[in-house]
């Protein structure tokens, strides 16, 4: 340094439920715990979900398009870390 144990000590926390904030997607904060060895960070490619604004249309009821917004618990990528059996 790769890896990752039925280890040791911890550590995060999905779904659902409460509050708060946001147009939403979603985000915090509490209860919970599905699961996680980077499920710590960081939107650099992909991809995925939202449409306030905006831009097209319209029978005026709407329909559609769009990241400049979410998601790092979707994949690749960066970068940092806690342990040490076995190889």
């Nucleotide at each position: 340094u790769c890896c990752g144990a039925c280890a040791a000590g911890g550590g995060c926390a999905a779904a659902c439920c409460c509050g708060u904030c946001g147009a939403a997607a979603g985000a915090c904060g509490g209860g919970g715990g599905c699961g996680c060895a980077a499920a710590a960070c960081c939107a650099c490619c992909g991809g995925u979900c939202u449409a306030c604004g905006g831009g097209c249309u319209u029978u005026c009821g709407g329909g559609c398009c769009u990241a400049g917004g979410a998601c790092a618990g979707c994949g690749g990528g960066g970068c940092u870390a806690c342990c040490g059996a076995a190889g």
c-di-GMP-I-GGC riboswitch aptamer from a Woeseiaceae bacterium, 87 nucleotides, folded computationally.
Lineage of the source: Bacteria > Pseudomonadota > Gammaproteobacteria > Woeseiales > Woeseiaceae.
The model forms 90% of the base pairs in the Rfam consensus.
Its mean pLDDT, the model's own confidence on a scale to 100, is 91.